[in-house]
Context: one part of a larger RNA
């Protein structure tokens, strides 16, 4: 290299969101003949390979002859498949219409608990903290309690293997702007599709730059304990930071340790959200019939029944999502099992013994920290 692999052994890139090149691509018809297949022919030195015969005593080896296969060129033929062109189709994909759910995103405003601090009142000797203590706070009146005020951050309950998002992630309430998804039915476009090297974009926390902000928490730092020591665990303080705006960084056990798309293949049981069907309940509204009362004879009120609409609910069917169990199958086993790690196809990425090492050097990006790319000697 071929090959074999990638949940846990090495290996799925953080998302592949937008998508370039490339690769792959639905049904049916016609044309062409580039790929493809067949035949003929030319050429591809000899040697070699294969076969036959011969020569060294055999063999290796050698000699002679034949054949094969393959590459390239030329000519002819075929038209299934691939391709190109022409003219179509509707199942893939999409658009329109009508509904639905949602912590999806951005901005602005508002709310109530709680912590801390400040002011004032009541009140007096403790408070706090721990395994036990001490540092610490407190007679300049703390802790506790009441009233008022300030400010920052986060949104209890609802709340859930819940929902939404490509991933990171997203949770008080209201408004504005805005992305996507699902279902139903018909109409429309007519392959417009899938994947995606490079590229662009997004990307927790920590960190960095500039300017704000700082209640609580809290790396560093300081003090008290513990201890043989204690640069820790525990306690008291406490600065960066955590928050906001703009810019950078570009990494995580960025995990389902499981790339994306399509098709096929037993079931059972939850849950979220649509659609449809049947039954039930209920309420309001409407319509009709009927009974009673009142009546100005127009109707009104109350009750019953039926029908329609709305809401809730039981059961069933069907779609999309999200869980658990499980047949076949698969797996080294664990397990996976229609949300596959089953059976197949298309595309991309990645792996190839451990250490050295995700390091050095070089390149490139970054303000830096560092990121990305990525060896070898040597050693087992």
């Nucleotide at each position: 290299c071929u090959g074999g692999g990638c949940g846990u052994a090495a290996a799925g890139a953080g998302a592949u969101g937008c998508g370039u090149a490339g690769g792959c691509g639905c049904c049916a018809a016609g044309a062409c003949a580039a790929g493809u297949u067949u035949u003929a022919u030319g050429u591809u030195a000899a040697a070699g390979c294969u076969c036959a015969a011969u020569g060294c005593u055999c063999a290796a080896c050698a000699u002679u002859g034949a054949a094969a296969g393959a590459g390239c060129g030329u000519a002819a033929a075929a038209a299934a498949c691939u391709g190109u062109c022409u003219a179509g189709g509707u199942u893939g994909a999409g658009u329109c219409a009508g509904a639905u759910a949602g912590a999806g995103g951005a901005a602005a405003g508002c709310a109530g608990a709680a912590u801390u601090c400040c002011u004032g009142g009541u009140g007096u000797a403790g408070c706090g903290g721990u395994g036990a203590a001490a540092u610490g706070c407190g007679u300049u009146g703390a802790u506790a309690u009441c009233a008022g005020g300030a400010g920052g951050a986060a949104u209890a309950c609802c709340g859930a293997u819940u929902g939404c998002g490509a991933a990171g992630g997203c949770a008080g309430c209201u408004u504005u702007c805005u992305g996507g998804a699902u279902c139903u039915u018909g109409a429309c476009u007519g392959a417009c599709g899938c994947u995606a090297a490079g590229g662009c974009u997004c990307g927790a926390a920590a960190g960095c730059g500039u300017g704000g902000g700082u209640a609580g928490c809290a790396a560093a730092a300081c003090g008290g304990a513990u201890u043989a020591g204690a640069u820790a665990c525990c306690c008291g303080u406490g600065u960066a930071g955590u928050c906001c705006a703009c810019g950078c960084u570009g990494u995580a056990a960025a995990c389902u340790a499981u790339c994306c798309c399509u098709a096929u293949u037993a079931g059972g049981u939850g849950u979220a959200u649509g659609a449809c069907u049947u039954g039930g309940a209920u309420u309001u509204u409407c319509a009709a019939a009927u009974u009673a009362g009142c009546u100005u004879c127009g109707g009104c009120u109350a009750g019953u029944u039926u029908g329609a609409a709305g809401u809730c609910u039981c059961a069933g069917u069907u779609g999309u999502g999200u869980g658990c169990c499980g047949c076949a199958g698969u797996u080294a086993a664990c397990g996976c099992g229609u949300u596959a790690a089953a059976u197949a196809g298309g595309g991309c990425g990645c792996c190839u013994g451990g250490g050295g090492a995700g390091u050095a050097c070089g390149g490139u990006c970054g303000c830096a920290a560092g990121g990305c790319u990525a060896a070898a000697a040597c050693u087992c």